[in-house]
RNA sequence: CGCCGAGUCGUAUGCGCGAACCGGGAACCCACCGUAAGUCGGGGUGAAUCCGCGGGCAAUCCCCGUGGUAGGGCCAACUUCCUCGCCCGAACCCGUCAGCUAACCCGGUAGGCGGCAGUGGAAGGA
Numbered sequence: 001c002g003c004c005g006a007g008u009c010g011u012a013u014g015c016g017c018g019a020a021c022c023g024g025g026a027a028c029c030c031a032c033c034g035u036a037a038g039u040c041g042g043g044g045u046g047a048a049u050c051c052g053c054g055g056g057c058a059a060u061c062c063c064c065g066u067g068g069u070a071g072g073g074c075c076a077a078c079u080u081c082c083u084c085g086c087c088c089g090a091a092c093c094c095g096u097c098a099g100c101u102a103a104c105c106c107g108g109u110a111g112g113c114g115g116c117a118g119u120g121g122a123a124g125g126a
Base pairs, nucleotide, nucleotide: 001114002113003112004111008019009018010017011016020109021108022107023106024105025104030099041097042094043093044092045091050068051067052066053065054064055063056062071088072087073086074085078124079123080122081121082120
């Protein structure tokens, strides 16, 4: 000086408060709500889902590896579109419980990275 992300700003210096942004719970209405067996609880944040192959396992669950993929990000004054190219496609939480949902209630404001010059073009705004 930039990037992912809600994760910033103001005030105070009484460590709290306020604003803003973000997430969860929570009515009417609406939606869901057939039976039997086996297996599997269910839900949330997030782009991070799903499939094939190989292996582990008693095992369809689960775990590891690998190739894709729904989806997501960057490409430098800002936004959008196109284009060249580069990446991600995780992790964690609640604890047997939650559809949507106004009032209302509760919570978060972390963490992690890159550059010293940036692919290019168009439109628009400021």
Notes
The RNA shown here (c-di-AMP riboswitch aptamer (ydaO/yuaA leader)) has 126 nucleotides and comes from a soil metagenome. The model forms 96% of the base pairs in the Rfam consensus. Its mean pLDDT, the model's own confidence on a scale to 100, is 79.